[in-house]
The part of an RNA shown here (small-subunit ribosomal RNA, central domain) has 352 nucleotides and comes from an uncultured bacterium. The coordinates come from a structure-prediction model, not an experiment, and the mean pLDDT is 88. Rfam family: Bacterial small subunit ribosomal RNA.
Context: one part of a larger RNA
RNA sequence: CUGGGCGUAAAGCGCGCGUAGGCGGAUUAAUAAGUCAGGGGUGAAAUCCCGAGGCUCAACCUCGGAACUGCCUUUGAUACUGUUAAUCUUGAGUUCGAGAGAGGUGAGUGGAAUUCCGAGUGUAGAGGUGAAAUUCGUAGAUAUUCGGAGGAACACCAGUGGCGAAGGCGGCUCACUGGGCCACUAUCGACGCUGAGGAGCGAAAGCUAGGGGAGCAAACAGGAUUAGAUACCCUGGUAGUCCUAGCUGUCAACGAUGGAUACUAGAUGUAGGAAUUGGAUUGACGAUUUCUGUAUCGUAGCUAACGCGUUAAGUAUCCCGCCUGGGGAGUACGGCCGCAAGGCUAAAACUC
Numbered sequence: 001c002u003g004g005g006c007g008u009a010a011a012g013c014g015c016g017c018g019u020a021g022g023c024g025g026a027u028u029a030a031u032a033a034g035u036c037a038g039g040g041g042u043g044a045a046a047u048c049c050c051g052a053g054g055c056u057c058a059a060c061c062u063c064g065g066a067a068c069u070g071c072c073u074u075u076g077a078u079a080c081u082g083u084u085a086a087u088c089u090u091g092a093g094u095u096c097g098a099g100a101g102a103g104g105u106g107a108g109u110g111g112a113a114u115u116c117c118g119a120g121u122g123u124a125g126a127g128g129u130g131a132a133a134u135u136c137g138u139a140g141a142u143a144u145u146c147g148g149a150g151g152a153a154c155a156c157c158a159g160u161g162g163c164g165a166a167g168g169c170g171g172c173u174c175a176c177u178g179g180g181c182c183a184c185u186a187u188c189g190a191c192g193c194u195g196a197g198g199a200g201c202g203a204a205a206g207c208u209a210g211g212g213g214a215g216c217a218a219a220c221a222g223g224a225u226u227a228g229a230u231a232c233c234c235u236g237g238u239a240g241u242c243c244u245a246g247c248u249g250u251c252a253a254c255g256a257u258g259g260a261u262a263c264u265a266g267a268u269g270u271a272g273g274a275a276u277u278g279g280a281u282u283g284a285c286g287a288u289u290u291c292u293g294u295a296u297c298g299u300a301g302c303u304a305a306c307g308c309g310u311u312a313a314g315u316a317u318c319c320c321g322c323c324u325g326g327g328g329a330g331u332a333c334g335g336c337c338g339c340a341a342g343g344c345u346a347a348a349a350c351u352c
Stems, first nucleotide, its partner, number of pairs: 004323003007306002012320001014201002017198001021194003025088007033081002035077008049065006091191001093187002097182001103177007110154001115149007125136002162169002206247006215241002220236004258319006266297013301308002325352003334345004
């Protein structure tokens, strides 16, 4: 090389965009590079293999044959691949029409609640717990009423509901803006798929600078518990959580399941469309069919089993990534990146 794998045993990059490369729809013609067939040349000798022979045998040596699976050249073949030319519409894209959505960014705005401040009523407790205490309160707390301030999050609706490539997205309004679905006409004419490098996005925590700070709350302090209690429980409480500009680039970034295309029983919900139809008519509503998404069950098939099962882990093709006993170790060293924290790449000795 051939070969085996990647849901849970080792193994799918967190996610998309995209360069090179690999692969690529239908028809016709040309060409003959790959491919196939024939001829010629070359492929030194030795070695290897086969058959003989010579040393008493063997190793060894000699002779002959085959082979040297290759390269060059020439004559043909033209199904497939390639190339060139032309055409097509099913793949891909665009247009017309309709409709759904927490998709994104920016600005504005609303009510409930917590906390604090001011004022009124009012008096001795309040908090908290398994029980307590720390704590707050006669300098008037807790409770209750009114007014004000400020920050953060958006109850009900809410749904194995929706949208997004993933991370993720939930009060309301406006502006700008991305994507997908359906329908049917038109248009273009393979413009496609994947994607090493690359560059972009990327929860939380963390970092830098400047704001902000209600609640919550690492660290920290105190009170309890306990043999101890650097915890679980309680009272406080700072970073942080929020905003702006940048950095970091990680996760059980999970469907632990890469992307694309085609094919292979059904049943039941649910979300968004479309068509036909019932209901005298309109409408609510219902039935049937169909496309797209999402979920449960299940046939064939697959699987070590669990389970998966038209949203495949089935049957196939194309492209990428990754795996090769456990520990050492996702570590050391080196390199690249980062302000740092650290990240990416990534061993070996040794040991079982």